[in-house]
Molecule: SAM riboswitch aptamer (S box leader)
Organism: Halanaerobium salsuginis
C1' cells in the first nucleotide's frame, strides 16, 4: 500500500512550554496573538486487554491504541420528496479509529 469486520449526532482543560497556523482532500464555512500546530501534564472513552459478575445483557479501568471546537463542521456520487433558486431524507464514495486475515 491493498483487503475484511465494527464504529463515527455522546464525552473530554480558565494548566505549562511554544510562537502561526489549523479544521485529510475539493468547494464552502469556520477556529486562531482573548495564542494555531507541536510537546508535556491533565482528561475522555471502552476497540483490544485485564479483573469482577452473569443464563444473558453488564461493571471497573492498571496496560496497548485512540480521542479531547463545530455531526467525520457541511459538502462531493446516486435515489426519493417538495421545488424557481434551492431545501430535506436515505444510501454510497472518500476519510478516521480499532481489531483481524494474507
Nucleotide at each position: 500500500a491493498a483487503u475484511u469486520c465494527a464504529u463515527c449526532a455522546a464525552g473530554a482543560g480558565u494548566g505549562g512550554c511554544g510562537g502561526a497556523g489549523g479544521g485529510a482532500c475539493u468547494g464552502g464555512c469556520c477556529c486562531u496573538g482573548u495564542g494555531a500546530a507541536g510537546c508535556c501534564c491533565g482528561g475522555c472513552a471502552a476497540c483490544c486487554u485485564a479483573c469482577c459478575a452473569u443464563u444473558a445483557a453488564g461493571g471497573u479501568a492498571a496496560g496497548g491504541u485512540g480521542c479531547c471546537a463545530a455531526a467525520u463542521c457541511c459538502u462531493g456520487c446516486a435515489u426519493u420528496u417538495c421545488a424557481a433558486a434551492g431545501a430535506a431524507a436515505u444510501g454510497a464514495a472518500a476519510g478516521a479509529u480499532g481489531a483481524g486475515a494474507g